[in-house]
RNA sequence: GAAGCCUGCCAGACCGUCGCUGGUGCAUGUCCCGAAAGGGCGCACUGGAGGAAGGUCCGGACUGCACAGGGCGGCGUAGCAGCUAACGGCUGUCCACCGUGAGGUGAGGAUCAGAGCAACAGAGACGAGCCAAUUCAGUUUGGGUGAAACGGGCAAUCUCUACGCGCAGCAAUACCAAGUAGGCACACGUUGAUCUGGCUCCGGAGAGUGUGCGGGUAGGUAGCAUCGAGCCGGCGGGGCGACCCCCGGCCCAGAUUAAUGACGGUCACAGGGUCUUUCCGAAAGGGCGGGCCAUGCACAGAAUCCGGCCUAUCGGCAGACUUCACAC
Numbered sequence: 001g002a003a004g005c006c007u008g009c010c011a012g013a014c015c016g017u018c019g020c021u022g023g024u025g026c027a028u029g030u031c032c033c034g035a036a037a038g039g040g041c042g043c044a045c046u047g048g049a050g051g052a053a054g055g056u057c058c059g060g061a062c063u064g065c066a067c068a069g070g071g072c073g074g075c076g077u078a079g080c081a082g083c084u085a086a087c088g089g090c091u092g093u094c095c096a097c098c099g100u101g102a103g104g105u106g107a108g109g110a111u112c113a114g115a116g117c118a119a120c121a122g123a124g125a126c127g128a129g130c131c132a133a134u135u136c137a138g139u140u141u142g143g144g145u146g147a148a149a150c151g152g153g154c155a156a157u158c159u160c161u162a163c164g165c166g167c168a169g170c171a172a173u174a175c176c177a178a179g180u181a182g183g184c185a186c187a188c189g190u191u192g193a194u195c196u197g198g199c200u201c202c203g204g205a206g207a208g209u210g211u212g213c214g215g216g217u218a219g220g221u222a223g224c225a226u227c228g229a230g231c232c233g234g235c236g237g238g239g240c241g242a243c244c245c246c247c248g249g250c251c252c253a254g255a256u257u258a259a260u261g262a263c264g265g266u267c268a269c270a271g272g273g274u275c276u277u278u279c280c281g282a283a284a285g286g287g288c289g290g291g292c293c294a295u296g297c298a299c300a301g302a303a304u305c306c307g308g309c310c311u312a313u314c315g316g317c318a319g320a321c322u323u324c325a326c327a328c
Base pairs, nucleotide, nucleotide: 001324002323003322004321006319007318008317009316010315012267013266014265015264016263017262018261020048021047022046023045024044025043026042029041031040032039033038050299054310055309057308058307059306060305061304062169063168064167065166074165075164076163077162078161079093080092081091082090083089094108095106096105097104098103109160110159114158115157116154117153127150130143131142132141133140173222174221175220176219179217183213184212185211186210187209188208194205195204196203197202228251230250231249232248233247234246236245237244238243269296270295272293273292274291275290276289278287279286280285
């Protein structure tokens, strides 16, 4: 220098103007929406997407239901040792395979419990035996094919062993709570309740009417995002490592028409065009650098929360290591 391999990180920066949305404080009206429950409106300060927020594949937290105990059944996992709240994740290591190597991949328990399976080739493929020669005699010798020929293979077929697992999911669940239609209780009612002609009288219709209670729905609130498997820092301590412990600091998005944006400016980055200094070259042309111009800036976007896995991703940075080439 080139090509690789592994790990970690960034995901444009700053300023101004105008918005959207959560929180806190102040203010708070005979205010607005709503039957109510409940929600909203002003000012100031302040928080506001990701490494995958994605797929919803695995594991947990949380919630409801179920649940004496045992067995059968079902599902899952599988070298060994560890990490963890847990895992099918991660770490270390052994073995096998791939790679010159750094390194990568692994569905890596058991075939002396039982069953099942084996393409093509081959006479015969899991049942024993078959073919050829030979012998008194299945007695002896030999045999091509094929991954495998009588002794084995496959558990990524059933099975066995060990271990784990109750079911459903935030549209969980809890509380508040209309209208309409059911339900229950009481009272009045064909001896006319009740409605109605404005009232009385009188008349008409007439089998229901009134009050209370209760469950559910729409709607609202909580769950739900300030205290945790939390985040940041410490050349802190232990461990090869995953990880654990200690000390200090911080509080860090959150709705349900669903916020996290738009515009302008400066700078940065990328490739392109164009002009140019300089270097190489005979030239054509090329290299390092500078100015200007326009363009581009990925994948994607929270919805109960968390740990993983997988998938998508323009471009860039850092570190360890490997192979090859060259120089000393």